[in-house]
Context: one part of a larger RNA
Molecule: small-subunit ribosomal RNA, 5' domain
Organism: soil metagenome
RNA sequence: GGAUGAACGCUAGCGGCAGGCUUAAUACAUGCAAGUCGAGGGGCAGCACAGAUAGCAAUAUUGGGUGGCGACCGGCAAACGGGUGCGGAACACGUACGCAACCUUCCCAGAACAGGUGAAUAGCCCUGCGAAAGUAGGAUUAAUACACCGUAAUAUAUAGUUGUGGCAUCACGGUUAUAUUAAAGAUAGCGAUAUCGGUUUUGGAUGGGCGUGCGCCUGAUUAGGUAGUUGGGGGGGUAACGGCCCACCAAGCCAACGAUCAGUAACUGGUGUGAGAGCACGACCAGUCACACGGGCACUGAGACACGGGCCCGACUCCUACGGGAGGCAGCAGUAAGGAAUAUUGGUCAAUGGACGGAAGUCUGAACCAGCCAUGCCGCGUGCAGGAUGAAUGCCCUCUGGGUUGUAAACUGCUUUUAUGGGGGACGAAAAAAGGGCUUUAUAGCUCACUUGACGGUACCCUAGGAAUAAGCACCGGCUAACUCCGUGCCAGCAGCCGCGGUAAUACGGAGGGUGCAAGCGUUAUCC
Numbered sequence: 001g002g003a004u005g006a007a008c009g010c011u012a013g014c015g016g017c018a019g020g021c022u023u024a025a026u027a028c029a030u031g032c033a034a035g036u037c038g039a040g041g042g043g044c045a046g047c048a049c050a051g052a053u054a055g056c057a058a059u060a061u062u063g064g065g066u067g068g069c070g071a072c073c074g075g076c077a078a079a080c081g082g083g084u085g086c087g088g089a090a091c092a093c094g095u096a097c098g099c100a101a102c103c104u105u106c107c108c109a110g111a112a113c114a115g116g117u118g119a120a121u122a123g124c125c126c127u128g129c130g131a132a133a134g135u136a137g138g139a140u141u142a143a144u145a146c147a148c149c150g151u152a153a154u155a156u157a158u159a160g161u162u163g164u165g166g167c168a169u170c171a172c173g174g175u176u177a178u179a180u181u182a183a184a185g186a187u188a189g190c191g192a193u194a195u196c197g198g199u200u201u202u203g204g205a206u207g208g209g210c211g212u213g214c215g216c217c218u219g220a221u222u223a224g225g226u227a228g229u230u231g232g233g234g235g236g237g238u239a240a241c242g243g244c245c246c247a248c249c250a251a252g253c254c255a256a257c258g259a260u261c262a263g264u265a266a267c268u269g270g271u272g273u274g275a276g277a278g279c280a281c282g283a284c285c286a287g288u289c290a291c292a293c294g295g296g297c298a299c300u301g302a303g304a305c306a307c308g309g310g311c312c313c314g315a316c317u318c319c320u321a322c323g324g325g326a327g328g329c330a331g332c333a334g335u336a337a338g339g340a341a342u343a344u345u346g347g348u349c350a351a352u353g354g355a356c357g358g359a360a361g362u363c364u365g366a367a368c369c370a371g372c373c374a375u376g377c378c379g380c381g382u383g384c385a386g387g388a389u390g391a392a393u394g395c396c397c398u399c400u401g402g403g404u405u406g407u408a409a410a411c412u413g414c415u416u417u418u419a420u421g422g423g424g425g426a427c428g429a430a431a432a433a434a435g436g437g438c439u440u441u442a443u444a445g446c447u448c449a450c451u452u453g454a455c456g457g458u459a460c461c462c463u464a465g466g467a468a469u470a471a472g473c474a475c476c477g478g479c480u481a482a483c484u485c486c487g488u489g490c491c492a493g494c495a496g497c498c499g500c501g502g503u504a505a506u507a508c509g510g511a512g513g514g515u516g517c518a519a520g521c522g523u524u525a526u527c528c
Base pairs, nucleotide, nucleotide: 001528002527003526004525006524007523008522009521010520013380014379015378016377017376018375019373020372021338026336027335028334030333031332032331035076036075037074040073041072043069044068047067048066049065051062052061053060054059083291084290085289093215094214095213096212097211098210099209102208103207107204108203109202110201111200112199113198115149116148117147118146125138126137127136128135129134155180156179157178158177159176160175161174162173163172164171165170185196186195187194188193217263218262219261224254225253226252229251230250231249232248234246235245236244266288267287268286269285270281271280272279273278293314294313295312296311297310316327317326318325319324344370346369347368348367352366353364354363355362356361383414384413385412386411394404395403396402397401420464421463422462423461424460428455435448436447437446438445439444472517473516474515475514476513477498478497479496483512484511485510486509487508493500494499
């Protein structure tokens, strides 16, 4: 000099863009953050409406017939998105190459198929238990829930045969035989049919799994470490390879080119600085990894050993009728605590994206916005021109006077950014969705009109009056730009280093003046 997720002191006009618990991965009140589908199903608690009954009427009762829908069964999603950096020195990450040719819901392209039957169960109803959380029994019922039979290969398994490769166990491909394995319907329509689904399977795409080489902090005041340890053929397990696991056999394997142990640490793209080499860092944004009160475990599933799922142990908190139960903010806000220190218990699904749905749509603290904070960067303003009796005041001096403050002020003319008041007023949104029309076998394409904005009456534009609404902070001995007076008297104090202060202090405190930056300026901390 530059830099910062900064803090502190003094000060503070506006706007744009960004950033905002670095500490206790401490504990959490409250609300929200993952639902959706009635075009899978039985139904009908609540709301509304036909209808029915009673009544002159008001109205009351009833009412799955309709809109719709609480709870329930079922499907899909909940493994994404969002958070944090505990652990981990490791194939975690980065990079390059690969496969035991390992898996892959949805998606894209293709092929084939969907015949028949059955037993339940939730809910509703009945009877109990419990303070609650909840739970037991009975009767009854549905499905795209479950099960069975049938059909089936280009799937799977076994066997035969054949081709290619290989020293070989064998691998890959073709072919034959045998065996095994599947399904679900719904909506619209008078119907034909259409749409959305279902089952099996092939290929693609994408994503994941696994492996290997190289790179990857400090300590030798850590020198030996290792028994599933290293390897083998065999078996089990897995989507798949593998001591991943198991019995047996062999005795290996790693290590001064630093094993092991200990400490520290998420890694990277990058960021800061520097002429570079390098050094330091890894907030925000993006990719990967790990974790979800501490520890362990599996279930479901295409995918988890699962943040807002389950079980067990533990610590803690809460409820209780004392018998027993409930919970997990390292999601968004917010609270307490810790700390030098870090924001609102805000708005909207309008856009983008996600889940579900045929769709309308619902949900979405993802996201987009707004609020707070000079935390940073950038921009603008606090006026411009004239104006000498060089006014007054202050300060200084060689003191009837002079210098300085200083064109500064007053005064005259002008302007109006910004602020304030008034008026108008967006882009982001039509390229989307649903609807109509046309073309097409059709997903599709073209076209028509309609609807939809949280931000926001915001940005922006026009206009009114008036210099009106707007300057501080640090420093002035040298380094280092900027000097005098008064006070103090080794005191009080200053200080980054050198050093100032003991009666003439440009170094302390005040004043006048000056210098530097400026809505900031200084100090502290840290890095180069």